[in-house]
RNA sequence: UCCUUAUCAAGAGCGGCGGAGGGAACAGGCCCUGUGAUGCCCGGCAACCUGUUGCAAAACAAGGUGCCAAAUCCUGCGGUUGAAACCGGAAGAUGAGGU
Numbered sequence: 001u002c003c004u005u006a007u008c009a010a011g012a013g014c015g016g017c018g019g020a021g022g023g024a025a026c027a028g029g030c031c032c033u034g035u036g037a038u039g040c041c042c043g044g045c046a047a048c049c050u051g052u053u054g055c056a057a058a059a060c061a062a063g064g065u066g067c068c069a070a071a072u073c074c075u076g077c078g079g080u081u082g083a084a085a086c087c088g089g090a091a092g093a094u095g096a097g098g099u
Base pairs, nucleotide, nucleotide: 002098003097004096005095006094007093008092013042015041016040017039021032022031023030026076027075028074029073043068044067045066048064049063050061051060052059053058072091077088078087079086080085
């Protein structure tokens, strides 16, 4: 890099540094942000892998990841539909396994 698979409406600070943009990419929306964002550190959440116990179900721990505005912020393609809305897909993210 690619493939398979599971999950993606729960949860997570009134801390420190820092000083301008940020919400993956493109487009359209809608938002966050000098009442200090993004980022880094600390802190925290969760429990995929892992460990312990257990026949199992499961419980506990938190070593490897991951995550900590809004559904993956919403829409983009298809179906139902008067509309609203719902369902599915694509794309993406993360884990585990493979290549």